Two RNAs folded together computationally: RNase P RNA and transfer RNA, 426 nucleotides in total. Rfam match: Bacterial RNase P class A. By type it is a ribozyme.
């Protein structure tokens, strides 16, 4: 110098002017409810987005019981809780920093493998290889066909062919037998565990893939969602047809059991006004100390930072600069995924060159 | 704002792990004097991205679009 990885942080800056927004404080008016004026502070985001998870709220008859449906799936540990976060195991990739990982159970069952292929799941004999019959040829060694056996070493087909390498063995050949090396079960150490290690003992090797296939096992799991719901007001009046039903209908998750309501549903016909909480102090936010490797957690000070309901956050002017990227609240938080121009720090890795 | 569905040729529409039918429209031929009808052939598709699998339209995650319900 140049290729990389990981982690953090920022997202134009200053200043005037003139709005648009709720908030307060004062002053007038006033029908006591609000109006106007004037000061003063405050007014998007790291993802405010996707609505993929998960809690808090909030309604219900507490949500009780059974089958079903759903999710989640290697160990610990962390949270209010998660399919998130950390730490560690085990597999993969990379030369290295470092990255990814839905990773329980295939000897409890039942299905799937099109196509090629002899065979596709207690597998198989096309080719080859060997032993025997039988026929031809023949330099008598064999050769070539036939038929009947043995055999998964080798060929070839497929994503996949039922342990690898060697040596013995055998007609030819196999765990047939042995050694090592994989693989299982068991024991022992070591570790909280997943898990690893072994002059260790043992079993000739069974039990091939798939479970983001039906399943099997642990654990979770009631539904809706501020347009949840609450209070204040106004109306839903009198009617009218058709339909179904009283072991029925609706009510609040698929179905039953249990609850709870007393008629329902469609059409005609008539008829309205709307305001106000929920709303922002909350699992908050800086510092410090302080436990933990770490996710985070304990205490202490110390701040209060949008809240709208046709829905504010914007316009113009000056300086300046790297000339500015994705994008903009609607109940609230905690994570994850997406989008993102530029620029600022840390920390490691490998290669070339000096010294 | 906040809950659901759905994407397969130009159009309609089937298929739920092993070459994506099928009918309409388009090309080309036959038939005809020309055509229309009919018949025969042909072309053209899994909304994008990744994962799982020996193999994805299907199965599983993200994202793009599109339709509908709730004031």
């Nucleotide at each position: 110098a140049g290729a990389g990885u990981c982690a953090g942080c920022u997202g134009g800056a200053c200043a005037g002017u003139c709005g648009c927004u709720g908030g307060u404080u004062c002053g007038c008016c006033c029908u006591c409810g609000g109006g106007c004026g004037a000061g003063c502070g405050g007014g998007a985001g790291g993802a405010a987005a996707g609505u993929c998870c998960g809690g808090g709220c909030u309604c219900c008859a507490a949500a009780g019981g059974a089958c079903a449906g759903g999710g989640u799936g290697c160990c610990a540990g962390g949270u209010a809780a998660c399919g998130c976060c950390u730490g560690g195991g085990g597999g993969g990739c990379g030369g290295a920093a470092g990255c990814c990982u839905a990773c329980g159970g295939a000897a409890a069952g039942u299905g799937c493998a099109g196509c090629a292929g002899a065979g596709a799941g207690u597998a198989g004999a096309c080719c080859g290889c060997c032993c025997g019959u039988u026929u031809a040829c023949u330099u008598a060694g064999g050769u070539a066909a036939u038929c009947g056996g043995g055999u998964a070493a080798g060929g070839g087909u497929g994503a996949a062919a039922g342990g690898g390498u060697g040596c013995g063995g055998u007609a030819a050949g196999a765990g047939c037998g042995c050694a090592c090396c994989g693989c299982g079960c068991g024991c022992g150490u070591g570790g909280u565990a997943a898990c690893a290690c072994g002059u260790c003992g043992u079993g000739g090797c069974a039990a091939g893939g798939u479970a983001a296939a039906c399943c099997c096992c642990a654990c979770c799991u009631a539904g809706a969602g501020c347009a949840a719901g609450g209070c204040c007001a106004a109306a839903u009046a009198g009617g009218g047809a058709u339909c179904c039903a009283u072991u029925g209908a609706c009510g609040u998750u698929g179905u039953c059991c249990g609850c709870g309501u007393u008629g329902g549903a469609u059409c005609c016909g008539g008829g309205u006004a709307g305001g106000c909480c929920g709303c922002u102090u909350g699992a908050g936010g800086u510092c410090g100390u302080u436990g933990g490797u770490g996710a985070c957690g304990a205490c202490g000070a110390c701040c209060c930072u949008a809240g709208a309901u046709g829905a504010a956050u914007g316009a113009c002017u000056g300086u300046u600069c790297a000339c500015g990227a994705c994008a903009g609240a609607a109940c609230c938080c905690g994570g994850c995924u997406u989008a993102u121009a530029g620029g600022c720090u840390g920390a490691c890795u490998c290669u070339c060159a000096a010294u | 704002g906040g809950c659901u569905g759905a994407g397969u040729g130009g159009c309609a529409g089937a298929g739920u792990g092993g070459u994506u039918a099928u009918g309409c429209a388009g090309c080309g031929g036959a038939c005809u004097g020309c055509a229309a009808c009919u018949c025969c052939g042909u072309u053209a598709a899994c909304g994008c991205c990744g994962g799982u699998u020996c193999g994805a339209u299907u199965c599983c995650g993200a994202c793009c679009u599109c339709a509908g319900c709730c004031u």